[in-house]
RNA sequence: AUCAGCCUUCGGGGCAGGGUGAGGAGAUCGCUCCAACUCCCGACCGGCGGUAAAGCCCGCGAGCGCGAGUUGCGCAUGAUCUGGUGGAACUCCAGGGCCGACGGUACAGUCCGGAUGGUAGAAGGCUUUC
Numbered sequence: 001a002u003c004a005g006c007c008u009u010c011g012g013g014g015c016a017g018g019g020u021g022a023g024g025a026g027a028u029c030g031c032u033c034c035a036a037c038u039c040c041c042g043a044c045c046g047g048c049g050g051u052a053a054a055g056c057c058c059g060c061g062a063g064c065g066c067g068a069g070u071u072g073c074g075c076a077u078g079a080u081c082u083g084g085u086g087g088a089a090c091u092c093c094a095g096g097g098c099c100g101a102c103g104g105u106a107c108a109g110u111c112c113g114g115a116u117g118g119u120a121g122a123a124g125g126c127u128u129u130c
Base pairs, nucleotide, nucleotide: 001129004127005126006125007124008123009122010121017041018040019039023034024033025032026031043110044109045100046099047060048059049058050057055098056097063075064074065073066072080096081095082094083093084092102113103112104111
């Protein structure tokens, strides 16, 4: 320095504030109180590799099924425009939009759960080869 193998560590963020009231409790039966991070307004968040720096360009991962299990196979797999700068940007700057697995529960990207899990990968170490 390079290829391959092995090991170790690391490896996901987020409803402030307001409204409504499914439902529940009390009652002097006129009402009163509690009640959603799920509804409405609004707020907030953005895994990994590539590439001019990217949630929405290309690719990967996360889910489910088969399988004792690994590999593997099958299914599923979201969303961006306009202007500017530049040699180059759907990535930067300005502005306006949009998207977000499964199970639970009052309908969930943000709560709880599978998960003290798994993975794309990142860093380091050892060995082999030259």

The prediction has a mean pLDDT of 81.
The RNA shown here (FMN riboswitch aptamer (RFN element)) has 130 nucleotides and comes from a Chloroflexota bacterium.
The sequence is in RNAcentral, with records from Ribocentre.
Of the family's consensus pairs, 100% are formed in the model.